[in-house]
RNA sequence: GGGGUCGUAGCUCAGCUGGUAGAGCGCCACAAUGGCAUUGUGGAGGUCAGGGGUUCGAGCCCCCUCGGCUCCA
Numbered sequence: 001g002g003g004g005u006c007g008u009a010g011c012u013c014a015g016c017u018g019g020u021a022g023a024g025c026g027c028c029a030c031a032a033u034g035g036c037a038u039u040g041u042g043g044a045g046g047u048c049a050g051g052g053g054u055u056c057g058a059g060c061c062c063c064c065u066c067g068g069c070u071c072c073a
Stems, first nucleotide, its partner, number of pairs: 001072007010025004019056001027043006049065005
């Protein structure tokens, strides 16, 4: 330098060939217990790596950039 792949909540990841962004764990509150642990219920937390484009509508499609992994040279 070129090819491939990945980037979504604090962490690990889903998101069904475009239609309101989710799960588990973690965190906070409440209830049960004398307390801890644990269980249950509720809640907070996201510019979907960044920018642009296509579209009525983009996490998803196209282009560029950044970063991780990997292959070739």
A computed fold for a 73-nucleotide RNA from a Puniceicoccales bacterium, annotated as transfer RNA. The organism belongs to Puniceicoccales, within Bacteria. The coordinates come from a structure-prediction model, not an experiment, and the mean pLDDT is 81.